[in-house]
RNA sequence: CACUUAUCCAGAAAGGUGGAGGGACCGGCCCGAUGAUACCUUGGCAACCACCAGGCGAAAGCUUGAAAGGUGCCAAUUCCGGCAGAGUUGUAAUCUGGAAGAUGAGAG
Numbered sequence: 001c002a003c004u005u006a007u008c009c010a011g012a013a014a015g016g017u018g019g020a021g022g023g024a025c026c027g028g029c030c031c032g033a034u035g036a037u038a039c040c041u042u043g044g045c046a047a048c049c050a051c052c053a054g055g056c057g058a059a060a061g062c063u064u065g066a067a068a069g070g071u072g073c074c075a076a077u078u079c080c081g082g083c084a085g086a087g088u089u090g091u092a093a094u095c096u097g098g099a100a101g102a103u104g105a106g107a108g
Base pairs, nucleotide, nucleotide: 001108003106004105005104006103007102008101013042014041015040016039017038021031022030023029025082026081027080028079043074044073045072048070049069052065053064054063055062056061078100083097084096085095086094
C1' cells in the first nucleotide's frame, strides 16, 4: 500500500514543550494566543488480540469476570451531512442502506 472481517449514539485528563492553525477530504458547524492541533511524561477509559479464573459444551466453541502483556482511545455520535431509497405538493425534519474514514484481528 491494496484485500478479508468485526466494531464505531457508551467511556476516559492533568502537567510540560512549542507557537498557528486544527477537527482525514468537500460543504456546514465547531475548537483555538484564556495557547488549540502536534509531541513528551504521568494518569485514565475500554476490552479488539493474547494470557488467567468461573460457568456451559464430547469438542470446536460460547459466555461472565479480571486485566499488570500487544494495540487502540481520552471535545462535539466517525461533530453533522456528502450517494441512493423511503418520506413531503415542494423544500425540510426523520428513517434505512451505502460510500468514505478510523481502529482491531487475519492473510498478501